[in-house]
RNA sequence: CAGAGUAUAGCGCAGUCUGGUAGCGUAUCUGUUUUGGGAACAGAAAGUCGCAGGUUCAAAUCCUGCUACUCUGA
Numbered sequence: 001c002a003g004a005g006u007a008u009a010g011c012g013c014a015g016u017c018u019g020g021u022a023g024c025g026u027a028u029c030u031g032u033u034u035u036g037g038g039a040a041c042a043g044a045a046a047g048u049c050g051c052a053g054g055u056u057c058a059a060a061u062c063c064u065g066c067u068a069c070u071c072u073g074a
Stems, first nucleotide, its partner, number of pairs: 001073007010026004020057001028044005050066005
């Protein structure tokens, strides 16, 4: 330099193909249970969906550019 891939809650991921309420596991907090801890159960909080534009009634999803990281080639 060229090509490909990844970016979503503290962490690990799904959701994108086919636009229509932002979800799961784990962790954290509260409560119940227990002598206590752990475990179990119930509930809660936590997200400008990498950044900036565009299309659309509506964008995590489609289009364009950029950034970071990974892989391959030179």